A computed fold for an 81-nucleotide RNA from a soil metagenome, annotated as c-di-GMP-I riboswitch aptamer. The model forms 100% of the base pairs in the Rfam consensus. The coordinates come from a structure-prediction model, not an experiment, and the mean pLDDT is 89.
[in-house]
RNA sequence: GAUAAGGGCAAAUCCGCCGAAAGGCGGAGACGCAAAGCCACGGGCCUAAAAUCAUAAGAUUAUGGCAGCCGGGCCGCCGAA
Numbered sequence: 001g002a003u004a005a006g007g008g009c010a011a012a013u014c015c016g017c018c019g020a021a022a023g024g025c026g027g028a029g030a031c032g033c034a035a036a037g038c039c040a041c042g043g044g045c046c047u048a049a050a051a052u053c054a055u056a057a058g059a060u061u062a063u064g065g066c067a068g069c070c071g072g073g074c075c076g077c078c079g080a081a
Base pairs, nucleotide, nucleotide: 001078008033009032013028014027015026016025017024018023031068037074038073039072041071042070043069044066045065046064051060052059053058
């Protein structure tokens, strides 16, 4: 990157499990995706168990997450004119 071919992934939602939560995994399901394959490196966002502060209500904080928020890195299928 073409209304090509063969294929791939799977949002919301529901069910089960894990987790303090955010979220993750499996099944069902398709909103979408040409890297929606992989990596938290920079920014951003989410959560706040533990910790600290507070009389308390609560506040702060990632050592927890998000790659389907943006950038960067790594790897990769097909391919006419």